[in-house]
RNA sequence: GCCCGGUUAGCUCAAUGGGAGAGCGGCGUCUUCACACGGCGUAGGCGAAGGUUCGAUUCCUUCACUGGGUA
Numbered sequence: 001g002c003c004c005g006g007u008u009a010g011c012u013c014a015a016u017g018g019g020a021g022a023g024c025g026g027c028g029u030c031u032u033c034a035c036a037c038g039g040c041g042u043a044g045g046c047g048a049a050g051g052u053u054c055g056a057u058u059c060c061u062u063c064a065c066u067g068g069g070u071a
Base pairs, nucleotide, nucleotide: 001070002069003068004067005066006065007064010024011023012022013021018054026042027041028040029039030038047063048062049061050060051059
């Protein structure tokens, strides 16, 4: 240089073009004499820009970062 993949919450990961989610973690609360466990609630996110579309995390283009392959 070329080819393929990945980038979504603090971490690990889902999500058929129409509601952004789970587990763990954080915070509050209930329970307890207290702690742990457990219940309920809550905060927090689609790598960047452009395009297609009534509508984009999802499709297309470019860029950035990252992993692998190839010479």